Context: one part of a larger RNA
RNA sequence: GAGCGAACGCUGGCGGCAUGCUUAACACAUGCAAGUCUCACGGGCAGCAAUGUCAGUGGCGGACGGGUGAGUAACGCGUAGGUAUCUAUCUCCGGGUGGGGGAUAACUGUGGGAAACUACAGCUAAUACCGCAUGACACCUGCGGGUCAAAGGCGCGAGUCGCCUGGAGAGGAGCCUGCGUACGAUUAGCUAGUUGGUGGGGUAAAGGCCUACCAAGGCGACGAUCGUUAGCUGGUCUGAGAGGAUGAUCAGCCACAUUGGGACUGAGACACGGUCCAAACUCCUACGGGAGGCAGCAGAGGGGAAUAUUGGACAAUGGGCGCAAGCCUGAUCCAGCAAUGCCGCGUGUGUGAAGAAGGUCUUCGGAUUGUAAAGCACUUUCGACGGGGACGAUGAUGACGGUACCCGUAGAAGAAGCCCCGGCUAACUUCGUGCCAGCAGCCGCGGUAAUACGAAGGGGGCUAGCGUUGCUC
Repeated sequence: GAGCGAACGCUGGCGGCAUGCUUAACACAUGCAAGUCUCACGGGCAGCAAUGUCAGUGGCGGACGGGUGAGUAACGCGUAGGUAUCUAUCUCCGGGUGGGGGAUAACUGUGGGAAACUACAGCUAAUACCGCAUGACACCUGCGGGUCAAAGGCGCGAGUCGCCUGGAGAGGAGCCUGCGUACGAUUAGCUAGUUGGUGGGGUAAAGGCCUACCAAGGCGACGAUCGUUAGCUGGUCUGAGAGGAUGAUCAGCCACAUUGGGACUGAGACACGGUCCAAACUCCUACGGGAGGCAGCAGAGGGGAAUAUUGGACAAUGGGCGCAAGCCUGAUCCAGCAAUGCCGCGUGUGUGAAGAAGGUCUUCGGAUUGUAAAGCACUUUCGACGGGGACGAUGAUGACGGUACCCGUAGAAGAAGCCCCGGCUAACUUCGUGCCAGCAGCCGCGGUAAUACGAAGGGGGCUAGCGUUGCUC
C1' cells in the first nucleotide's frame, strides 16, 4: 500500500447492488418447511340428486430440493483414464396385454389402556396379492433342453392414459487405476485377513469383500507406522511475476443429521423432518407406560468483540403428484433489519470588501478567520406533499407495489463529520500544566516560556464516513 463474512469508538442524509453466528456439530418453547392422485379401489358422513367431504387400501414422490463442516490426510478431493456393473421416470424401435383364485384394511361388533395405542370375531374391493396359459431377438445350459410376464381406468365413440417383456439412447450412479494433495523423525520400524494362491460364498459388479485350506509374504529414510491439524476443488486476497495466504457468499464433489450400531422398503438410502436396538438429555403420566430430536425457515435461551423478521407470495423460475382443473413447495422470488461492503448522489449555485461584528494572535501599527458570513439574484437533485402509474405476463394470473418511473406544488429550505498537525508524514501559534496529569506505531515528549500532555484559534487529510484493534499478502 492492498484486502476482510470483521469488531470497537465518534458521527450519520438518500438510493442501487451485494453480504450478514467466523464462537457452543450447545441445549431448544411455538408456527411452518413433502406431499399428491377419487380417471386404481371399496367404504363413512352431508345431500332428494348432481355432487361435496373424510379417513383407509393402492400408486408415485418423501434418496430431490434445503442445512452444516463434526468426522476424514483418504481414491475423500482434483485431473487423466479404465470397466467386471446397475439405472425408476424420459426418448426411440420391437413384441404382448388370454383365463382364474384366495385374502385384507376401511367398516361393523365385543374388549383392554390415563394416554400413545392395541386385541379378538365378522363383511368387502382393487392398477394390492397368488397360481394357470402363451412365450421371444430375454435368462440358464452339459447345446439335448429348461425357466420367466401382464391391469386396468376414463370416454357415447374415434381414442386416450396406463400395464408386461426385450433392444438402443440420454441423463444418473457404483467400482478400479496413474499422477497431485498439511505439519512433526524429540514418531523407525509396521502388518496374521496381514501379502499372494486354490475351492466356495456374497454383490448390480472386479476384489481377502467374507470363509476353509496352502504358501510366507506385503509396506518402509523416494518417510511406512504413529501423533497433531484440516472437509477438497473451481476460486478468493495479495504480488510485476514467481510465489505466499486462504477455501465466507456462488458453483462442483464428499461427509454428517442428539451419540453409537443395525437392517427394512425401494430403480436408488443403510434414509435430516422413515424404522429397530442401545445411551445421554428433555417432556407427559392415573407410575403400569409413553413422546421427542431446528447442522430446514423464522424465532427464544446460552456462548461471544460480533452477525437480521416468530414477514409476504406461489405472480415468475424450478420441483413433487395429477389426463386435467389444480394442490403442495420457509426451494425460490420479494419485502423487513444492519454504513457490513462496493458504487452513485446530495447537504446548494452565482454575486458580494464597509475586507462588518465576534473569535484568535499581536511588535498595538495591524494580521488572520475571510468571499467566509450577512445582503442581493437564482436553482430544486435527494427528501416532503399531491396526481398518474408500469415492464416482469405470448390468452388468464403480479407477492413485489400504488414500488420503479413520469407530472405538479412549496421552499435554501430537512441533510457533516472524523482523525491528525515534533521527525518519519501533509499541516503552528497562544494559554493551562510543571517528570504531575498525561501522550506514544518507532525514535521519544513532560522536572516553569512544551509546535509532542490538555484547551482554544488556525491549518492538513479523508469524507457519510473517519479513526483504532485484529488477521493476510